[in-house]
Context: one part of a larger RNA
Molecule: small-subunit ribosomal RNA, 3' major domain
Organism: metagenome
RNA sequence: UGACGGGGGCCCGCACAAGCAGCGGAGCGUGUGGUUUAAUUCGAUGAUACACGAAGAACCUUACCUGGGCUUGACAUGUUGGAAGUAGGAACCCGAAAGGGGGACGACCUGUAAAAUCAGGAACCAUCACAGGUGCUGCAUGGCUGUCGUCAGCUCGUGUCGUGAGAUGUCGGGUUAACUCCCGUAACGAGCGCAACCCUCGUCCUGUGUUGCACUCUCACAGGAGACUGCCUCGCAAAACGGGGAGGAAGGUGGGGAUGACGUCAAGUCAGCAUGGCUCUUACGCCCAGGGCUACACACACGCUACAAUGGGCGGUACAGAGGGAAGCAAUAGGGUGACCUGGAGCUGAUCCCUAAAAACCGUUCUCAGUUCAGAUUGCAGGCUGAAACUCGCCUGCAUGAAGUUGGAGUUGCUAGUAACCGCAGGUCAGCAUACUGUGGUGAAUACGUUCUCGGGCCUUGUACA
Repeated sequence: UGACGGGGGCCCGCACAAGCAGCGGAGCGUGUGGUUUAAUUCGAUGAUACACGAAGAACCUUACCUGGGCUUGACAUGUUGGAAGUAGGAACCCGAAAGGGGGACGACCUGUAAAAUCAGGAACCAUCACAGGUGCUGCAUGGCUGUCGUCAGCUCGUGUCGUGAGAUGUCGGGUUAACUCCCGUAACGAGCGCAACCCUCGUCCUGUGUUGCACUCUCACAGGAGACUGCCUCGCAAAACGGGGAGGAAGGUGGGGAUGACGUCAAGUCAGCAUGGCUCUUACGCCCAGGGCUACACACACGCUACAAUGGGCGGUACAGAGGGAAGCAAUAGGGUGACCUGGAGCUGAUCCCUAAAAACCGUUCUCAGUUCAGAUUGCAGGCUGAAACUCGCCUGCAUGAAGUUGGAGUUGCUAGUAACCGCAGGUCAGCAUACUGUGGUGAAUACGUUCUCGGGCCUUGUACA
């Protein structure tokens, strides 16, 4: 100087407390461990792995396994040589395909008077250099990322002090979300962070109105205004600041986002990419078919659906936002109980379509039961995508109707348009969403407080630790 302390002081955070809804029990979905397997490819492993890489494994993907095949190679550049009935290649044969055989037919560009035949080029064959490797090392690395943590810290120049390591500044008193600002002060200044500048939502004004409820408005786009403790008052020490008030759509950082200092964890990633070294080279490279990644005594993690009457069924009737659409979205109409099918108006989309929002509300029924709750599982019959749904997709109808009656110890999220409940859309995608990312609708409870738990910041103290 740090680090640590079951030392002290001060302070903060959904950290506790106060509340609300959960998880932990059940069934199912998904991930992981374990086990199994020919293979169940690989990575991620306290917080900071476990609906994570993967924004979507039937084939492909695919890296794994079994079997079949290729060897200058699926791909690149170059050297040397060859080559016109050449390169390519139909029928046909072997084969699961890849591949192998076969060989009718039969080339391209440039030059030259001409050309399948000459010369050169492209393409081809052979040869040698080489290609290739999702093989190893993230403890050789770049880049990117997680975490402490959006925590308020981390440093420098000059000066001063100290033999020196170093100290001071960065400390003290206030204050703040903040090393935010003020006052004091051997320090004076500065930098990276904080804040502001950026985007968005909320109010108003101006301009422009096509497709927008007819043009003052809603709305859309563009540009501006507005909020700064600016005004009043009280407190403090005069200051910083704090309490209250006026006006205002909004008040003291207005809400949300983007933005992550010096560094820590030899944190993660050689499988996104790049890359040093090592290593394989008729194979650890490449192609193909089938299988596997989907296994299943079990354990954990993240979710979905429930256990019901604030509910379930049936009927009626309202109200969104944000997105997407040409190998696409598809209306009206017709068929089917339905998934869906036929058909195709319109739309390169503020115009048309996806698009029915759902919870809510009104009426009716059920009357506390393993039920008209719940829907797992299984059987049969169908639909869709796709060469192909057996391993292994999704959906529909009929039948079946399991566990489950609120979940031990423990544990998670959340302070307001938030939690909770409700649907809708998108990306991925041929098909497949309980996941993810957005979006609106309904819309709470509680916070006395900082003793305690966890994490963090500052000052100080002890230390046999570095």